[in-house]
Molecule: transfer RNA
Organism: Dendronephthya gigantea
RNA sequence: GCCUCAUUAGCUCAGUGGUUGGAGCACUGGUUUUGUAAACCAGGGGUCCAGAGUUCAACUCCCUGAUGAGGCU
Numbered sequence: 001g002c003c004u005c006a007u008u009a010g011c012u013c014a015g016u017g018g019u020u021g022g023a024g025c026a027c028u029g030g031u032u033u034u035g036u037a038a039a040c041c042a043g044g045g046g047u048c049c050a051g052a053g054u055u056c057a058a059c060u061c062c063c064u065g066a067u068g069a070g071g072c073u
Stems, first nucleotide, its partner, number of pairs: 001072007010025004018056001027043005049065003053061001
């Protein structure tokens, strides 16, 4: 220098262009217990990496950039 992949909640990750963006763990509250843990119930938490474009409509498609990982030379 070139190519490929990844970037979504605190963490690990799903998400077929169309309903208000999700799961597990974590966190908070409650039930239960003599108390703690576990279990159960409920809740909070999102600039979907940034910008631009296509579209009636973009987390999703195109382009550029950033960061990280891998490969080639």